[in-house]
RNA sequence: CUCUCGAAAGGGUACCUUGCAUCGAAAGGGCAAGACACAAAUUAGCAGGCCUAAGCUUUACAGUAUGGUGGCUGCUAGUGCCGAA
Numbered sequence: 001c002u003c004u005c006g007a008a009a010g011g012g013u014a015c016c017u018u019g020c021a022u023c024g025a026a027a028g029g030g031c032a033a034g035a036c037a038c039a040a041a042u043u044a045g046c047a048g049g050c051c052u053a054a055g056c057u058u059u060a061c062a063g064u065a066u067g068g069u070g071g072c073u074g075c076u077a078g079u080g081c082c083g084a085a
Stems, first nucleotide, its partner, number of pairs: 005083002012038002016034005022029002036071001042078007049069003055064003
């Protein structure tokens, strides 16, 4: 110095809850406070899963992502704090 690893300290993210005269057809997102947890719970891409169904198709039931979800799964690439054992 790097990898495995994860003690301490400092910072970071935020399941969930509450609030908002917040965006959205919905799913879901944004902001604020608390807060379970997380060392990639950082960024991007690809494949899949899951949620929703405005529009479209349908007599109807229903189907469908072009809408969402990374704190769902896998792979790839980039970036990255500390350094006890």
Predicted 3D model of an 85-nucleotide RNA (c-di-GMP-I riboswitch aptamer) from Acaryochloris thomasi RCC1774. It matches the Rfam family "c-di-GMP-I riboswitch aptamer". Its family is annotated with cyclic-di-GMP binding in the Gene Ontology. The RNAcentral record of the sequence draws on Rfam.